[in-house]
RNA sequence: CCGUGCUGCGCGUCGAAUCCAUGGGGGCGGGUCACCGCGCCCCGGAACCGGGGAACCACUUCCCGGGGUGAAUCGGGCGACCGACCUCCCGUCGGACGCCCGUAGGAGACCUUCCCGCUCCGAACCCGUCAGCUAACCCGGUAGGCGAAAGAGGGAGAGGAG
Repeated sequence: CCGUGCUGCGCGUCGAAUCCAUGGGGGCGGGUCACCGCGCCCCGGAACCGGGGAACCACUUCCCGGGGUGAAUCGGGCGACCGACCUCCCGUCGGACGCCCGUAGGAGACCUUCCCGCUCCGAACCCGUCAGCUAACCCGGUAGGCGAAAGAGGGAGAGGAG
C1' cells in the first nucleotide's frame, strides 16, 4: 500500500415489522435514606400490516378438495425415477425430483411521477375439508435478511432543512 474477515457506532436497503421509550407496575439484588441495577415477569398506547365477518352484488354442472401471506406466476428443454397402455422393444400419457433457458410480476439512496441505462429477484411458508365481496364487529403480526464509492442518473412537482 492492497485485499479479506470479525466487532462497535452510524448511513442505507428488502419487508407491515416502527414510534411513545430513558413508558408503567411487580419481583430480585445493593443502599440508613434518597436512590441505583437486572439478558426477570406482567401491562399498554399510537401507527402500520394481515385474516375472519351482513345486506346488495357475484358464484351455482362434472372431475381434480379448497384457501391464505407474498412480486414470486406461467411456459419450454435436458436428465434420470415411478405408474399406466403395448406380449416385449420402440413409443405415448400422467406424477413427482434435479438443472438450465425464458416469462406475468417485483426491487435498486428523501417522497411522487416521467425518461434513458444497468444490476438483481421471480422464493418460501401457512390453514386443514373450511372462508367470494363485505358495514358494524371479532382475531392476529410488528420478524428476519442484506449493502459499501456507486447512475446515492436526468426532467418536473411537492415537501423539508439551513
c-di-AMP riboswitch aptamer (ydaO/yuaA leader) from Streptomyces alkaliphilus, 162 nucleotides, folded computationally. Model confidence (mean pLDDT): 77 of 100. RNAcentral holds the sequence, with entries from Rfam. Taxonomically the source falls in Streptomyces (Bacteria, Actinomycetota, Actinomycetes, Kitasatosporales). The model forms 96% of the base pairs in the Rfam consensus.